[in-house]
Molecule: transfer RNA
Organism: Candidatus Brockarchaeota archaeon
RNA sequence: GGGCCGAUAGUCUAAUGGUUAGGAUGCCGCUCUUACGAGGCGGCGAUCGCGGUUCGAAUCCGCGUCGGCCCA
Numbered sequence: 001g002g003g004c005c006g007a008u009a010g011u012c013u014a015a016u017g018g019u020u021a022g023g024a025u026g027c028c029g030c031u032c033u034u035a036c037g038a039g040g041c042g043g044c045g046a047u048c049g050c051g052g053u054u055c056g057a058a059u060c061c062g063c064g065u066c067g068g069c070c071c072a
């Protein structure tokens, strides 16, 4: 330098182009307990960036950034 793949909460992981982006873990509050842990209830928190296509984009397309694999 070229080709391919990937990027979603602090972490892990879902989501035929169509519900308020779901679940687990984590954190906070309450509850429970003599207390801690576990359990129960509630809450907080995410689509890498910029454009394009579309009535509608996490999803499809282009460019960029970062990471991985392969070739040179």
Base pairs, nucleotide, nucleotide: 001071002070003069004068005067006066007065010025011024012023013022018055026044027043028042029041030040031039048064049063050062051061052060